[in-house]
RNA sequence: UGCUCCUUAGUGAAGCGGUAACACAGUUGGCUCUGACCCAAUAAUGCGAAGGUUCGAAUCCUUCAGGAGCAA
Numbered sequence: 001u002g003c004u005c006c007u008u009a010g011u012g013a014a015g016c017g018g019u020a021a022c023a024c025a026g027u028u029g030g031c032u033c034u035g036a037c038c039c040a041a042u043a044a045u046g047c048g049a050a051g052g053u054u055c056g057a058a059u060c061c062u063u064c065a066g067g068a069g070c071a072a
Stems, first nucleotide, its partner, number of pairs: 001071007010024003018055001026042005048064005
């Protein structure tokens, strides 16, 4: 310098145009002498940033930022 991939909640991790799932962690309650385990419920301005396309964008396009890999 060129090319490719990744960036989603505290952590991991789905979603592939129709408004964000799951697990762990957290909170509340139950259970228990207490705690753990187990059971039930539940919150969170989570889609890296800015523009564009679209009735509608995490998703498609462009640029930028951060990270990883390959080639020279």